Annotation
Transfer RNA from a Deltaproteobacteria bacterium, 73 nucleotides, folded computationally. Its mean pLDDT, the model's own confidence on a scale to 100, is 81. NCBI's taxonomy places the organism under Bacteria, Pseudomonadati, Myxococcota, Myxococcia. Its Rfam family is "tRNA". About the family: Transfer RNA (tRNA) molecules are approximately 80 nucleotides in length.
RNA sequence: GGACCAUUAGCUCAACUGGCAGAGCAACUGACUCUUAAUCAGUAGGUUCCCCGUUCGAUCCGGGGAUGGUCCA
Numbered sequence: 001g002g003a004c005c006a007u008u009a010g011c012u013c014a015a016c017u018g019g020c021a022g023a024g025c026a027a028c029u030g031a032c033u034c035u036u037a038a039u040c041a042g043u044a045g046g047u048u049c050c051c052c053g054u055u056c057g058a059u060c061c062g063g064g065g066a067u068g069g070u071c072c073a
Stems, first nucleotide, its partner, number of pairs: 001072007010025004019056001027043005049065005
């Protein structure tokens, strides 16, 4: 220098063909318990890495950039 992959909640990851952004764990509240843990019920938590474009509508499509990884030179 080139190619490819990844970037979504605090963490690990989903989201089919563009159409209301979700799960598990963690956190918080309550129940249960002498207490803690476990279990059960519930609640909250998002600028989908950034900018621009296409579209009625973008996590998803196009262009540019950033960070990390793998490979080639």